[in-house]
Predicted 3D model of a 1698-nucleotide part of an RNA (large-subunit ribosomal RNA, half A) from a Candidatus Omnitrophota bacterium. Rfam family: Bacterial large subunit ribosomal RNA. The prediction has a mean pLDDT of 80.
Context: one part of a larger RNA
RNA sequence: AGUCUAUGAACGGAUGACUUGGUUAGGUGAGGCGAUGAAGGACGGGGUAAGCACCGAUAUGCUUCGGGGAGCCGCAAACUGGCUUUGAUCCGGAGAUCUCCGAAUGGGGCAACCCAGCGCGGGUUAUACCGCGUUAUUUAGCGCUGAAUUCAAUAGGCGCCAAAAAGCUAUACCGGGAGAACUGAAACAUCUAAGUAACCCGAGGAAAAGAAAUCACAGAGAUUCCCUUAGUAGUGGCGAGCGAAGAGGGAACAGUCUAAACCCAUUUUUCGCAAGAAAGGUGGGGGUUGCGGGACCUCAAUGUGGGAUUGUUUUAGGAUAGCAGAAGUAUCUGGAAAGAUACGCCAAAGAGAGUGAAAGCCUCGUAAGCGAAAUUUUAAAACACCCUAGAGGUAUCCCAAGUAACACGGGACACGGGAAAUCCUGUGUGAAUCUGGGCCGACCACGGUCUAAGACUAAAAACUACACCUAAACCGAUAGUGCACAAGUACCGUGAGGGAAAGUUGAAAAGAACGCUGGUGAAGCGAGUGAAAUAGAACCUAAAAUCAUAGACUUACAAGCUGUGGGAGGGCUAUGCAUGUUCCGCAAGGGACAUGAACGCCUGACCGCGUACCUUUUGCAUAAUGGUCCGACGAGUUACUGUGUGGUGCAAGCUUAACUGCAGCGUGAAAGCGUUGCAGGUAGGCGUAGCGAAAGCGAGUCCUAACUGGGCGACCAUAAGUACCAUAUAGUAGACCCGAAGCUGAGUGAUCUAUCCAUGGUCAGCGCGAAGCUCCCCGAAAGGGGAGUGGAGGUGCGAACCCGUCAGUGUUGAAAAACUGUGGGAUGAACUGUGGAUCGGAGCGAAAGACUAAUCAAACUCAGAAAUUGCUGGUUCUCCCCGAAAUAUUUCUAGGGAUAGCCUCGGAUAAUUAAAUAGUAGGGGUAGAGUUACUGAAUGGGCUGCGGGAGCAUACUAGCUUGCUGGGCCCAACCAAACUCCGAAUACUACUAUUUUUACUCCGGGAGUAAGACAAUGGGGGCUAAGCUUCAUUGUCAAAAGGGUAUCAGCCCAGACUGUCAGCUAAGGUCCCUAAGGAUAGGCUAAGUGGUAAAGGAUGUGGAUUCACUAAAACAACCAGGAUGUUGGCUCAGAGGCAGCCAUCAUUUAAAGAGUGCGUAACAGCUCACUGGUCGAGUGAUUCCGCGCCGAAGAUGAUCGGGGCUUAAGCCUAUUACCGAAGCUGCAGAUUAGUUUUGCCUACGGGCAAGAUUAGUGGUAGGGGAGCAUUGUCUAUUUGGUUGAAGGCGUACCGUUAGGAGCGCUGGACAAUAGACAAGGGAUUAUGUCGGAAUAAGUAGCGAAAAUGUCCGCGAGAAACGGACACACCGAAAUUCUCAGGUUUCCUGGGGAAGGUUAAUCCGCCCAGGGUUAGUCGAUCCUAAGCUGAGGCCGAAUGGCGUAAGCGAUGGAUGGUCUGUUAAUAUUCAGACACUAGUUAUGUGGCGUUUUACCUCUUGUUUGACGCAGGAGGCUAGGGAUUGCGCAGUUUUGGAUAUCUGCGUUCUGUGCUUCGCAAGGAGUGCAGGGGACUCUGAUCGCAAGUGAUGAGGAAGAACUCUUCAGCCAUGCUGCCGAGAAAAUUACAAGAGCAAGUUGCAUAACUACUCGUACCGGAAUCCGACACAGGUAGAACUCCAGAAUAUGGUAAGGUGAUC
Repeated sequence: AGUCUAUGAACGGAUGACUUGGUUAGGUGAGGCGAUGAAGGACGGGGUAAGCACCGAUAUGCUUCGGGGAGCCGCAAACUGGCUUUGAUCCGGAGAUCUCCGAAUGGGGCAACCCAGCGCGGGUUAUACCGCGUUAUUUAGCGCUGAAUUCAAUAGGCGCCAAAAAGCUAUACCGGGAGAACUGAAACAUCUAAGUAACCCGAGGAAAAGAAAUCACAGAGAUUCCCUUAGUAGUGGCGAGCGAAGAGGGAACAGUCUAAACCCAUUUUUCGCAAGAAAGGUGGGGGUUGCGGGACCUCAAUGUGGGAUUGUUUUAGGAUAGCAGAAGUAUCUGGAAAGAUACGCCAAAGAGAGUGAAAGCCUCGUAAGCGAAAUUUUAAAACACCCUAGAGGUAUCCCAAGUAACACGGGACACGGGAAAUCCUGUGUGAAUCUGGGCCGACCACGGUCUAAGACUAAAAACUACACCUAAACCGAUAGUGCACAAGUACCGUGAGGGAAAGUUGAAAAGAACGCUGGUGAAGCGAGUGAAAUAGAACCUAAAAUCAUAGACUUACAAGCUGUGGGAGGGCUAUGCAUGUUCCGCAAGGGACAUGAACGCCUGACCGCGUACCUUUUGCAUAAUGGUCCGACGAGUUACUGUGUGGUGCAAGCUUAACUGCAGCGUGAAAGCGUUGCAGGUAGGCGUAGCGAAAGCGAGUCCUAACUGGGCGACCAUAAGUACCAUAUAGUAGACCCGAAGCUGAGUGAUCUAUCCAUGGUCAGCGCGAAGCUCCCCGAAAGGGGAGUGGAGGUGCGAACCCGUCAGUGUUGAAAAACUGUGGGAUGAACUGUGGAUCGGAGCGAAAGACUAAUCAAACUCAGAAAUUGCUGGUUCUCCCCGAAAUAUUUCUAGGGAUAGCCUCGGAUAAUUAAAUAGUAGGGGUAGAGUUACUGAAUGGGCUGCGGGAGCAUACUAGCUUGCUGGGCCCAACCAAACUCCGAAUACUACUAUUUUUACUCCGGGAGUAAGACAAUGGGGGCUAAGCUUCAUUGUCAAAAGGGUAUCAGCCCAGACUGUCAGCUAAGGUCCCUAAGGAUAGGCUAAGUGGUAAAGGAUGUGGAUUCACUAAAACAACCAGGAUGUUGGCUCAGAGGCAGCCAUCAUUUAAAGAGUGCGUAACAGCUCACUGGUCGAGUGAUUCCGCGCCGAAGAUGAUCGGGGCUUAAGCCUAUUACCGAAGCUGCAGAUUAGUUUUGCCUACGGGCAAGAUUAGUGGUAGGGGAGCAUUGUCUAUUUGGUUGAAGGCGUACCGUUAGGAGCGCUGGACAAUAGACAAGGGAUUAUGUCGGAAUAAGUAGCGAAAAUGUCCGCGAGAAACGGACACACCGAAAUUCUCAGGUUUCCUGGGGAAGGUUAAUCCGCCCAGGGUUAGUCGAUCCUAAGCUGAGGCCGAAUGGCGUAAGCGAUGGAUGGUCUGUUAAUAUUCAGACACUAGUUAUGUGGCGUUUUACCUCUUGUUUGACGCAGGAGGCUAGGGAUUGCGCAGUUUUGGAUAUCUGCGUUCUGUGCUUCGCAAGGAGUGCAGGGGACUCUGAUCGCAAGUGAUGAGGAAGAACUCUUCAGCCAUGCUGCCGAGAAAAUUACAAGAGCAAGUUGCAUAACUACUCGUACCGGAAUCCGACACAGGUAGAACUCCAGAAUAUGGUAAGGUGAUC
């Protein structure tokens, strides 16, 4: 280290059990609350009080009326303190109180705050201050007024008044306005989605609709709703889809009122002299209809009927509290009885819940009864109230107007503009009055029907936030609501918005007294309680991953999917076996105990075989996908409509739907409502008859003039449907689950950033030196030049500040953009603070598609929404039977579909149907062959000069030539997929026979497949390339394991039901690895060829063939010769055999080329051919065949699989034996299908069981069949259970499997069986969800390298805490003040679990207590940008704009300084000295009561009141140096002084005088503070010491240098970009009021409210952090220096949490 076992008071929290909570449905009630201040909140209220609940300054409650009857002060303990039989707490009715915000309403506002006016009251001398009430807007009404416009009227104005409106909700239902897109149409535009979502307005408990200008053609008679008609008629790119109505059956039923005509009363206007006429208004009567009605005229009637109205009374109920309510004991077990046993009892009560386990008789309840002071509600009755009539006549009048209708443009109707009626209306035109008008689907006629242009109207019908009740084959803590719990909480986000986790001790806290260890810890060990503490608060049960401890076996020369088969050895012994003993039993057998062993269990050296799973694929060990592990959760469901199958009922018929009744039950007070069963309900549906476009006819009908015809049917045999249930499948719905990018709607965002508006702020220092000006010179002038002055500039260098060039670091960072170094701009188009404006197809943009909150080629949030996805992934138990495809056609189609093919299941058919083999008979035009048989191609030769061209020649006619071109003919050889005079084998068709025995075919349900791969053969493409591509015919893989090929889907052999330590073979093998022959016989190979490869090469070797030479002496070797004409001729400088050209003769010879090679400048020289000699037997060449050789170079180390093999263990031939597979056979068993025997049962169809026999049983997609398990329901008995259920842990038993028992331990209350039924019904995989646990790993890291060290202290413990002393760091900050922001972090005491990147005695942590003091500081006053906005204007709605008015600082205005003091505050407290506004009083003065003061208002003027740059001057804060003075110290020294060193030498107010334009200075006087030091010595401490308080108290001069950005003062100069407003101040005038008012001085009094702590370049803010980042303004010493650079320092701060 591995496997196994045991233990764990290890981790963890699954499982089981439970339920306070949820879900769904039903019933009853209720369906609103609000200016009498709502909903919702903020802040408070308790003795102690943070949260929830309750309440409101009368605050955990008050009053009263009822109930009730003993305890109570909520959840929620405890202490303290109280209340209660004089009736508490508690429950119910009615009241009172009810802070502040909120419609919010006196004005304002950043909700819960600020500031008022008026009246009354309190308070003060008076002001101040306090209390109560009241004061918004709009609208209606009333009153008074009142323009343009004379009167009148209207608009408008003023006043009064109103229980008028507003706002909230229930995310529901209803009506209306306006109105998407994704999506579907396999694209998309009409269409669809859909008048849906979201938005807006309005109303009610319901809303809406509603009493026909309706439907219809028989008639019906308001509306609404249900069933049905009907997926019909229609509509529709006639696509996808959309989709009625009338009728019929039911539910419920209910009808009315105006306008007008006419009459009466009253009133107005016009005309008119008047009489009067005309036109109206208001009120009343009348009147309300379509067989037209009414007015009008005539006649007649006075009581009947009704109500949907309101009120009163009475009666009877109900709601909101309640009362009462039968009947059991004993024994046993046990912690506990309700269990068991025994004997009882009640029942109008055996619903349910609780009680220490399971209770009719213990408790609460239940059945049947009873009950209300008060409020409220229902019903009925009575009274009041309201409404209510006919007949006849027909001359006249009336019967709803910018309407009907028409035209154009739209919309709604199922109906998309259509033949398009009907309804609505934006624009325009524009009727009629009953002899009228509308409708009946264009329109017209006839006929029918109704009476528009006014209004109201219950019920039947939709919904449920809320109160109460009830139920569940609904969930049971990853479920059920997001929430069983302080949940819309914690937390995240600027915001809209998003949004968790988290249940269980026990019957009872009896919650562990006491002891021990430990830091007076944490934690543990004892003791004790309890039935149990392995129920101990991290608490029921307690699985797995994971971790630890102990034991058995194994492991240290060994090799890989970690298993499986065998197995030496070691250990052990049961639900089995054997043996023994014993008990029961006649026996069979059974029980108990003990022992034993292996065939059982654990381990296991060694050996054989063997490359995980899933998905996707032609194909995966693949180095293709997915998964760290474990647990829980996690995917074909439901509704409706079809189709098929099975079952049940009835059957030429079957069946009801809505709805109704009855009974039971539930609910309700009841009427009623719901549900179950039964009975009705015949509307309607399907079927029974078809044919036709239809009229129609009908066993026929249609076509036709008509069929002997044809189509579709009927007849015959064999003719069945329909309703429901189950199941399979399809369609419509999210439709198996998860997954887009996106589209649209409504909102939220400019705290980031872009631009803009308003108002503020910032920019060290040093350069260059424009214009202008002055002076000089030249010039007649214009002008030019020089010197100086001057101080311009999108000017230069360079800090702060802003930016971000380059490089490095960083990249699980210090940081979701930084650091270090370097760099760019730095008076400007600069940078920056505060407040504001503009936004989603929009903003903003010096423009990069940049930026719009870490998001941008269209933000974010929520919604449509489960968008859609032909794409990817995933899809959960078992066994049995069969079993594919990767092809054709078509497709905006090619990775998707449809149809066919191939599979499966059911049914039908039984036919020589199908298949194989054999035979017979056929047609063919492929392979081959052929090319005097065509078509075409094509090589060589010959002939023809035939056509054309060219050339020659030519007077013309005629010609000649041909290295050109095109033909023709002949000869020879040849080619073809698109040639054939020919022509097979196979294949195909038919028939016959045999075999198989339904294999074929048809109908119907369900599929999958339509990516294929390789091999062989025949082709095409390609290169007769490809593991290439594409066809055809086969095979295998796919979906196939086994044997062989070392390894190796597709090759060879062979198709696995299971077992077998039996046999025979196939392919392939037989030396060892490794089963079987070192087999036999004969050859070959020498190359390790075998055990890669070509052209080409070779005197490798074996065999064969042919030819030549050879005893007349070959071949090879050695010896010798190899000559002459001649240097052949030509050419050449030369060419003599041998550069080249031509010729290549002759002679002598045994033989010798006008020369085979080397060689020379050319010769020469060497040599060969050829010849002779020596030698003495074979030699040479060609061709073919077998086996070998060379050709032969690759990247980490080689190899035939290895070792190794040579007359073989290589190759060839022949022979023989053996091995070899899951093949075949033997034996045993299982199962499927068929046949058959026996037995049993039968609702006679058949079923079950046991045998016999035949044939089968590989399998992906897929089809079919049979089962197991889980959760719940019903029935039943059977049941089991504290003498121990479920669950958990273990186990060697049973079953073919999913699985199932028994037993032991744990556990402590439920559970099982049988038969049916219903499903949220089975998980190793979805980069799945949630939780837990590993690995990496005790690894990386511990956040600027400014730095620590020593001693002491406290303490259990000190690197880090406290103190001291050294050292170090910052010092234009790492110091001080202060805004925003934070919100108690501040101070003190205590603590150490967690937080702190370590420890901690410490802390910005935890607990407790404390702390912020203002007339003068800020807010409060004023206005800017902007915002709100009475009236007003505009707009589908919501709303937009805007006047008056108001709000709104970043600006204006504005009265206090010093010192001291606290642990923590100070311009706030104290001391001192000031100032502002007001009130009162006193004193004194002014003005006024006779032209008028003060105050108020109006008007006018003024002030407030403003840019940028520049330089000069004066002054001052501050600073430095020197001297003096004071104090202290060091050195020297015996001591002192001097020298030296350090520190200090100061601050404020004010009077007077004086200088200065001013700022400011000087002098002098007064008052006060600080201050070294000295004395005192409270307190604390053992001491050393500490040092509160009080008292005293030194020097405080002189001179010089430097001066800012402060002040004089925005004063001056220059420039162009020309540089807020208001309050306020002053003056003048006018009006009103009115008799007092006002200045100064003194005294007293008043001056409310809010902020004030602390951090604030940071550990308190913004960045998720105690984060190297970001964050506005002010002050800021000295030395060197131009400087705020840089370096070093003071004061002050710090050493950075390993």